Molecule: Bacterial RNase P class A
Organism: Candidatus Limnocylindria bacterium
RNA sequence: GGAGGCGGCCGGACGGCCGCGGGCGCGAACGUCGAAAGGCGGCGCCCGAGGAAAGUCCGAGCUCCACAGAGCAGGCUCGCGGGUAACGCCCGUCCGCCGUGAGGCGAGGACCAGCGCCACAGUGACGAUGCCGGCCGGCGCAAGCCGGACGGAGUGAAACGCGGCAAGCUCGAGCCGGAGCAAGACCGAAUAGGAGGGCACGAGGCGGCGUUCGCGCCGCAGCAGGCUGCUCGCUCAGCCCUCGGGUAGGUCGCACAGAUGGAUGGCCGUCCCCGGGCCGAUGGCGACAUCGGCCCGGGACAGAACUCGGCUUACAGGCCGCUCUCCAG
Numbered sequence: 001g002g003a004g005g006c007g008g009c010c011g012g013a014c015g016g017c018c019g020c021g022g023g024c025g026c027g028a029a030c031g032u033c034g035a036a037a038g039g040c041g042g043c044g045c046c047c048g049a050g051g052a053a054a055g056u057c058c059g060a061g062c063u064c065c066a067c068a069g070a071g072c073a074g075g076c077u078c079g080c081g082g083g084u085a086a087c088g089c090c091c092g093u094c095c096g097c098c099g100u101g102a103g104g105c106g107a108g109g110a111c112c113a114g115c116g117c118c119a120c121a122g123u124g125a126c127g128a129u130g131c132c133g134g135c136c137g138g139c140g141c142a143a144g145c146c147g148g149a150c151g152g153a154g155u156g157a158a159a160c161g162c163g164g165c166a167a168g169c170u171c172g173a174g175c176c177g178g179a180g181c182a183a184g185a186c187c188g189a190a191u192a193g194g195a196g197g198g199c200a201c202g203a204g205g206c207g208g209c210g211u212u213c214g215c216g217c218c219g220c221a222g223c224a225g226g227c228u229g230c231u232c233g234c235u236c237a238g239c240c241c242u243c244g245g246g247u248a249g250g251u252c253g254c255a256c257a258g259a260u261g262g263a264u265g266g267c268c269g270u271c272c273c274c275g276g277g278c279c280g281a282u283g284g285c286g287a288c289a290u291c292g293g294c295c296c297g298g299g300a301c302a303g304a305a306c307u308c309g310g311c312u313u314a315c316a317g318g319c320c321g322c323u324c325u326c327c328a329g
Base pairs, nucleotide, nucleotide: 001327002326003325004324005322006321007320008319009318010317012271013270014269015268016267017266018265020048021047022046023045024044025043026042030041031040032039033038050301054312055311057310058309059308060307061306062180063179064178065177074176075175076174077173078172079093080092081091082090083089094108095106096105097104098103109171110170114169115168116165117164118163126161131152132151133150135148136147137146138145139144184252185251186250187249194243195242196241197240198239199238202223205220206219207218208217209216210215225235226234227233272299273298274297275296276295277294278293279292280291281290282289283288
């Protein structure tokens, strides 16, 4: 000098104008609603997203429901030791794999329970035995044929060895009740319906149900009465009080951002960072390098919704640390 490794941090700054959400205060004027008190607008001050707020993947708090104990089913975890409220997270360490290395990654219990699978090549991939060789046994006059154990060669990642594979079923051990802030708690109308009571209720018909046979309830039609003096039409049993459940709605849960569909933003200026182009200066034969100026473009990923601890994923650009590694001089 170049290329890396590990750990950590930032992720635009300042000013002006306009705007949004929340809290507190003011009430002088103005607008609006209201009988008024007052509310809303208004005015002033203060506060108002992230390292991941994301995915909602783990673990908790909190809330409601369930719960004698045990087992089955189901889900998750898996070397060993430690940390933690807990975890599938973190730290250390052993082993395996990758990397020249710093270092990184690991779904790392068990295939002597059972099942399943093992590409291509090869006789045979797990109940196998083709080729070559000599040996043994049988048959045969012989050549040879059949059978057996052994050795060799070949294929292959692995060749008979209690083979390999459990990111295959499975077995073993350990852990796990369910649902989630639309959890849930409190207040609570109007209308309808329910229960009880009071008042009112002229005379009946038909059908059904119940019955303690007295009657009660429901439905249909409808006389007198009522709605307007008449006709038509409608109505013909209700009205009031009390109680209780639910709904609408409200408050809490809920926060030093914080919501009933969701505020935290926009524009301009100056500066900063990155990329490109042009010009000038210096060095160099030159390609080019350094410095300065101007112009153009860009500044990401993303957006709290009950709260924490983690993991994973996304991210323009930049900064810091290391007694870290490799290469060249």